[in-house]
């Protein structure tokens, strides 16, 4: 310091969330040791038990007890009296209990902080100063006797002290009155001094040294009051106040004051937040954070406020008093039921309550407190110990060597190899801790005994002597020996840290994004590693990262966010220049800012944590003094802000009223005749009662074509025929006036579209509701014929829009081009100047970008307004407005990890434009009907293996299912896991041929007993050992390879460079051309790459060489005859090289490239024709069954061997073919010309036999030599339009051929049989020339073939294409998106189901708080007073007030409630299908 997390990718806005550090902490797992520090955050809930504030005999009375001592005596004692430097208890008096501890419940306060004032005040104890203390009275308490009562207490009666109480006396610098003089002070006054009056005091005790006492001054300390500033929320809390504000005048207090009371005025608080509700003790400080700041306020220290709850006062220097009192109220406890008694928020404990907080401990050694002269005593204060790892500091659990890198775990490409890991063993070495023994501190000073000094027998000093709860601690030494001592939490990213097994969307995880549906580094275990350690982790609260409450530091065109406009009170802000003033500001100087805390330096505990000192800070307050630049005030002055007067010219600016012409509609009248209107097509609708057209005339009510525009005017809303009245207004020109008069505005008021609301009017057209017709699966709509409110006018209400520029107002600054409106200035209509407006374009610069850019979303200024994640929700209540309708202010619970903007890339649209293709059309055959083959579906079946399923599966995988194949069934068999390879041993045989048996594999049996050898041993065959099975089982979505499709579509990219913050773009884009990103021009893009295209084959022509097994023109020879023969390269052909075509040339068009031509030439013309060739991708497309190959599963079977059987089934449905329906044909005869191929288990000429398939013979030829061979066609007979001499299924019969075998289940012959079919619906294919359609042939697979199927081959050989509107697929560009799994997309709302919270409710149960009224203890106070008292004076009564109690009506506020409402959330329910593309009716707002 960041980081994760919308999206396909981006940029940005925005939230949520982590990474830090903290706690008085709980809780999990684990725990060795010390040192310091903490420990009921909940029930201010009740408390058992013990302790916590008592001391003075040096105030008095006055003595049990006990010691001495004396008398007396029954000699046990017991009395008495002295006595004591003894003194309980209990009483009276001082003095203290108001201080120490302790909660924090209540206060939103002069409570507390801070800083002043008291001229309006008190202070016991202590200090200072100085005066005084004469004198006398009469009670009480205890003691003693008596009596009530259960107790606690009481009650009477003798009698008696005081430093107890009372009187008299004396007395000021004391108080009070009243008078003068000085000096102060803002001011009420205050200080000093004069005089006169008047009033008020005391206590003794003593050792004689003092101590105490009484007025009184002055200080200290302590504490009271006043007042300025500061010190929570909430406006859905706007008024509040009656002793309430201020006087006077008494009363009261220490002491001012409405603190009281009487009277008089009516004030006196509030938008700078009064009242009211909630909530909460304050503050030094403490945590965070760079700072400002947020949070908190425990321990410590200061204050405040409470002491079971409320209320009252006594006592006293202090209290309205935690361990005092009195009354009330809850409780709890004792009772003899008549009364009593208490108050742990002191220290322990105890039960409760909770997630959760110790011991009913020791000392008064030391500090400090009460009381004494003093020893002392008392102290739960405090000092200590115990409990808890509760949180901080510190040590320790060994250290060094030690590779066979052991064992064992894991892991892995596994003979081995990594890791665990120098770790271990083992060697040596050390002893913090720990256990044992020995030693042992410091905290101790002083009071106080005692001795000595110095001066004045009392003070200061000096010296010895007593006192340690913590403790035999802390710390030291010595022994022993690694000996006693690690755990947690993590390891997808964020965040350091991987693997293997296990589950299989299942069990879990999850702080957020998010993991888990058969290879999970993210679940749950291992083994490895990271982090931090006596702790590690989770949880819970606070800052922080969050600049995400923006003072420092945010924003508002579109992401949240400008009020619909204007005018304006407050309140902010404010032009020049001058002079004063010093209040803001700014600098000295004081004062003050309590210590601790924090920061620095030094110290002390072995170091830190802890502690001690010094200093610094403490940013704050207040006074003082000085500066005057800003701002403020006060005066003066100016003129450019602001505004007025003249004058000129605009304009749908506004109100009222007159008028106008056109279309509409209706009424009458006329001509007219059959329709008319309406639609996408209809139909309801209106017409023979005359419609609709047409004419006139007449009435009405709204609206104002054309000028009209990128225009005008207004503050918005809005303003349009044309004219008259009234009125507003910017504007522009010239002087001139008055002199900051300005400028924004919370609450306020006015206006304020369209639509609703009231009252009365009007009412043509249009046109919610409503009806009727259509549409549609439905159509409560969208089209269509009616048609009401409405809309119009005139008063009143409403107060809101997408009231949009989605961009508030004002004034300044800051390039340039241009279009236009009004004015002006100066003219020639030209160029142009200047002020005000309306508009397009752009530089700076700003913006996330898109964009805005003197009309600013740039720069700076001023006030006002609003905005903080998305839903709930602009909803709920409460208020306020309204006649309603509503309108305005305006939350929460709740859930989610997003929602959003902008721009990109793409796909997509029932969007656009441009272009291609047998895509459509124009043709010429076919499918779909029939019969058959042939594949799928499907059903059947023990099996009917298996795979391919839209184009891109169905004559496909199979280029050959009778057995094999085969994998599928039924049955019967094998299994040390069969063949086979491979290394080693070992025998010498195995094979083979019989026999049984058997369906066959197999099973058992029986003959047979090898070969070479260089003798070592080898072949082979067969046994055994070791390695390796096998599997057409799953998983084509783990996967290679290969195939299809889009597509032979023209596209897919990359380097630099530019461009953009950036995905990205440029280029690849525009203008042309092209079969084509093909080329050419243009150009921020130049250049290239994988595609096109060329190069390769075949094929058209021609050369050249070669001429056998081809040829055969000349030449000879020879046959019936034939290159048959000798010759021969000329042709033909055959295979090698080469040649040719490239828009080269010629015309026209065009910059080019190119295009067009019945052009030349040429065998061939514009890719000549046809193959091979398939770019980046795409469809989790095919395929584990060709083949490989992870997993995973089977192992006497899911493996293999054999037979038989199925793959060939057959109501049915569909793709693809084949033959046909006929005469451009059948049939018969007769007769021609191919190409490219296979051929030795082969193809066969020739003869022979058979009607024939073929059979028996027999030669050539491993083949340009020999064989296998054409139909169609031609040239003729015949059939004569029929279910035929068509058409051949199906069906009998006879055979041939392969081949262990044709039965299920082959072909093909030959005879006979003749089904269906007479050109085929909706609808589909195919084809653009050597195609197309017709015609045979050959071949691969193979014994044979179910082939009509593929693969080539060649003969014959057509028609037609205006053309691109249209279907269908493709390519380019642009265009909008709410799609990104990309329209098969994405998405809304009801209704059904479940689960959450929340509104309303009839009502029903608390809470505090207030008012009214009706009773009132206890107390002060004031009256009274006949009982007591010589008198002060009490006792009773009485008033007044008030805690409490009760009674009422409303209000507030909280919990529940039948029933209701809307809202959120919930993989695969129901209706439709609003939005997003022109979303199929453009969408949205009110």
């Nucleotide at each position: 310091a960041g980081a994760g997390u919308u999206u396909g990718a981006u940029c940005c806005u925005g939230g949520c969330u982590c990474a830090g550090g903290a706690u008085g902490a709980a809780c999990g797992c684990u725990a060795g040791c010390g040192g310091c520090a903490g420990g009921c955050u909940u029930a201010a809930c009740a408390c058992a038990u013990g302790c916590a504030a008592g001391u003075c005999g040096a105030g008095g009375g006055g003595u049990a007890a006990c010691g001495a001592u004396g008398g007396u005596u029954u000699c046990g004692g017991a009395c008495a009296u002295u006595u004591g430097a003894u003194g309980a208890g209990a009483g009276u008096g001082g003095c203290g209990c108001a201080c120490g501890g302790g909660u924090g419940a209540g206060u939103a306060a002069c409570g507390c902080g801070u800083a002043u004032g008291c001229a309006a005040c008190c202070u016991a104890c202590c200090u200072u100063u100085a005066a005084c203390a004469g004198g006398a009275a009469g009670a009480u308490a205890g003691c003693c006797c008596c009596g009530a009562g259960a107790a606690a207490u009481c009650g009477g009666g003798a009698u008696u002290a005081a430093u107890a109480c009372u009187c008299c006396a004396u007395a000021a610098c004391a108080u009070u009155a009243u008078u003068g003089u000085a000096u102060c002070g803002c001011a009420u006054g205050a200080u000093a001094u004069u005089a006169u009056a008047a009033u008020u005091a005391a206590a003794g005790c003593u050792u004689c040294g003092g101590u105490g006492g009484u007025a009184a001054u002055a200080g200290a300390u302590g504490g009271g009051c006043a007042u300025g500033c500061g010190u929570g929320a909430c406006a859905u809390u706007a008024g509040c106040u009656a002793g309430a504000u201020g006087g006077u005048a008494a009363g009261g207090u220490a002491a001012c004051g409405g603190c009281u009371u009487a009277c008089c005025a009516u004030g006196g608080c509030a938008a700078c937040g009064a009242u009211g509700u909630c909530u909460a003790g304050g503050g030094g400080u403490u945590c965070u954070a760079a700072a400002a700041g947020g949070a908190a306020g425990g321990u410590c220290c200061c204050c405040c406020a409470c002491a079971c709850u409320g209320g009252u006062a006594c006592u006293g220097a202090g209290a309205c008093a935690c361990g005092g009192a009195c009354c009330a109220g809850a409780c709890u406890c004792c009772u003899a039921c008549g009364g009593g008694a208490g108050g742990c928020a002191g220290c322990a404990g105890u039960g409760a309550g909770g997630a959760a907080u110790a011991u009913u401990g020791g000392u008064c050694a030391a500090u400090g407190g009460g009381c004494g002269c003093a020893a002392g005593c008392c102290u739960g204060a405090a000092c200590c110990a115990g409990c808890c790892a509760u949180g901080c500091c510190g040590c320790g659990u060994g250290c060094a060597g030690g590779a066979a890198g052991a064992c064992g775990g894991c892991c892995c490409u596994a003979u081995g190899g990594g890791u665990u890991g120098u770790a271990a063993a083992c060697u040596g070495c050390u002893u913090u801790u720990c256990u044992g023994a020995a030693g042992g501190a410091a905290u101790a000073a002083a009071c106080c005994u005692u001795u000595c000094u110095a001066c004045g027998u009392g003070u200061a000093g000096a010296g010895a002597g007593c006192u340690g709860a913590a403790u035999g601690u802390a710390c030291u030494u010595c022994a022993a020996g690694a000996a006693u001592a690690a755990g947690c939490a993590c390891c997808g990213g964020c965040u350091a840290a991987c693997u293997c097994c296990g589950u299989g969307c299942c069990a879990g995880c999850a702080g957020c994004c998010g993991c888990g549906g058969u290879a999970a580094u993210a679940c749950g275990g291992a083994g490895g590693g990271u982090g931090c350690a006596a702790g590690c982790g989770u949880u819970a609260u606070c800052c922080g990262g969050a600049u995400u409450u923006a003072u420092u530091a945010g924003g508002u065109u579109u992401a949240a966010a400008g009020g619909g406009u204007c005018c304006g009170c407050a309140g902010g802000c404010g032009g020049a220049c001058c002079u004063a003033u010093a209040a803001g500001u700014c600098a000295g100087u004081g004062g003050u800012g309590a210590a601790a805390u924090c920061c620095u330096g030094c110290a002390g505990c072995u170091c830190a944590a802890c502690u001690g000192u010094a200093g610094a800070a403490c940013u704050g307050c207040c006074a003082u003094u000085g500066a005057u630049a800003c701002u403020g005030u006060a005066g003066g002055u100016c003129u450019u802000g602001a505004g007025u007067u003249u004058a000129g010219a605009c304009g749908a600016g506004g109100u009222a009223g007159g008028c106008g012409g056109a279309a509409u509609a209706u009424a009458u009248a006329a001509u007219g005749u059959a329709g008319c209107g309406g639609u996408g097509a209809a139909a309801u609708g209106c017409u023979u009662a005359g419609a609709u057209a047409u004419u006139a005339u007449a009435u009405a009510g709204a609206a104002c074509a054309c000028c009209g525009a990128u225009u005008g005017c207004g503050a918005a809303g809005g303003c349009a025929g044309c004219u008259u009245a009234c009125u507003a207004g910017a504007c522009u020109a010239u002087a001139a006036c008055u002199g900051a008069c300005g400028c924004u505005c919370a609450u306020g008021g006015a206006c304020g579209a369209a639509a609703g609301c009231g009252u009365g009017g009007g009412g043509a057209g249009c046109g919610a509701a409503c009806a009727g017709g259509a549409u549609u699966a439905g159509a409560u709509a969208c089209c269509c014929u009616g048609g009401u409110a409405g809309u119009c006018c005139a008063c009143g209400c409403c107060g809101u829009a997408a009231a949009c520029g989605a961009u508030g107002a004002u004034a300044a600054c800051u390039c340039g081009a241009u279009g236009u409106u009004g004015g002006c200035a100066a003219u020639a209509c030209a160029c142009a100047g200047u002020c005000a407006g309306c508009g397009g374009c752009c530089a700076a610069g700003c913006g996330a970008a898109a964009g805005c850019g003197u009309u600013a979303a740039g720069u700076g200024a001023u006030g006002c307004a609003c905005c903080u994640g998305g839903g709930g929700a602009g909803u709920a209540c409460g208020g306020u407005c309204g006649c309603a309708a509503g309108a305005u202010u305006g939350a929460a619970a709740c859930u989610c990890a997003a929602a959003g903007g902008a721009a990109u890339u793409g796909a997509c649209g029932g969007g656009g434009g441009c272009c291609c293709g047998c895509a459509c059309a124009a043709g010429c055959g076919g499918u779909g009907g029939a019969g058959c083959a042939u594949g799928u579906g499907g059903u059947u079946u023990a099996a009917u293996u298996c795979g391919a399923u839209g184009a891109u599966a169905c004559g496909c995988g199979a280029g050959g299912a009778a057995c094999c194949u085969u994998a599928c069934c039924u049955g019967g068999g094998c299994u040390c896991a069969a063949a086979c390879g491979u290394a080693g041993a070992g025998u010498g045989a195995c094979c083979a041929u019989c026999u049984g048996u058997g369906a066959a594999a197999g099973c058992a049996g029986a003959u047979u007993u090898u070969c070479c050898u260089u003798c070592g041993g080898g072949a082979c065959a067969u046994u055994u050992u070791g390695c390796a099975a096998g599997g057409u089982g799953c998983u084509g979505c783990a996967u290679g390879g290969u195939u299809g499709u889009c597509g032979u579509c023209a596209g897919c990219u990359c380097g630099u460079g530019c461009c953009g913050u950036g995905a990205g773009g440029u280029g690849u884009c525009a203008g042309g051309u092209u079969a084509a990103g093909u080329c050419c021009u243009a150009u921020a893009a130049c250049g290239a790459g994988c595609g096109c295209a060329a190069c390769c084959c075949c094929u058209a022509u021609c050369a050249u060489u070669a001429g056998u097994u081809g040829c055969c023109a000349u030449c000879a020879g020879g046959u019936u005859a034939a290159g048959c023969u000798g010759g021969g390269g000329a042709c033909u052909c055959u295979a090698a090289u080469g040649a040719a075509a490239c828009u080269g040339c010629c015309u026209a068009c065009g910059c080019a490239a190119g295009u067009a031509g019945u052009g030349a030439g040429g065998a061939a013309g514009g890719u000549g024709g046809g193959g091979a060739u398939g770019a980046c991708g795409u469809c989790a497309a095919a395929u584990c069954a060709g083949c490989a190959c992870g997993g995973c599963c089977c192992u006497u079977a899911c493996g293999u061997c054999c037979a038989g059987g199925g793959c060939u089934a057959c109501a049915c449905a569909c793709g693809u073919g084949c033959u046909a329906c006929a005469a451009u044909g059948g049939u018969c005869g007769a007769u021609a010309c191919a190409g490219a191929g296979g051929g030795c288990a082969g193809c066969u000429a020739c003869c022979a036999c058979g009607c024939g398939a073929g059979u028996g013979g027999a030669u050539g030829c491993g083949a340009a030599u020999c064989u296998c061979g054409a139909a169609a066609g031609u040239c003729g007979g015949u059939c004569u339009c029929a279910g035929u001499u068509c058409g051949g299924a199906u069906c009998g019969a006879a055979g041939u051929c392969u081949g262990c075998a044709a039965c299920u289940c082959g072909a093909c012959u030959u005879c006979g049989u003749g089904a269906a079919g007479u050109u085929g619906g909706a609808u589909u294919c195919g084809c653009u020339a050597g195609u197309a359609a017709u015609c045979g042939c050959a071949u691969a697979u193979c014994a044979g073939c179910c082939a009509u199927g593929a693969u080539g081959c060649g003969g014959u050989g057509a028609a037609u294409a205006c053309g691109u509107u249209c279907c269908c697929g493709g390519g380019c560009c642009u265009u909008g998106u709410a799609c990104a799994c990309a329209c098969c997309g994405c998405c809304c709302g009801u209704c059904a189901a479940g689960c959450c919270a929340u509104g309303g409710a009839a009502g029903c149960u608390g809470g505090g708080a207030g008012u009214a009224c009706c009773u009132a203890a206890a107390g002060u106070u004031c009256g009274u007073c006949a009982c007591c008292g010589c008198a002060a004076g009490g006792a009773g009564c009485g008033a007044c007030c008030u805690a409490g109690g009760g009674u009422a009506a409303a209000a507030c506020u909280a919990g529940u409630a039948a029933c209701u409402a809307g809202g959120g959330c919930u993989a695969a329910g129901u209706c439709g299908u609003a939005a997003c593309a022109a979303g199929g009716u453009a969408g949205c707002c009110g």

This is a predicted structure of a 1486-nucleotide RNA (small-subunit ribosomal RNA) from an uncultured prokaryote.
It matches the Rfam family "Bacterial small subunit ribosomal RNA".
The prediction has a mean pLDDT of 82.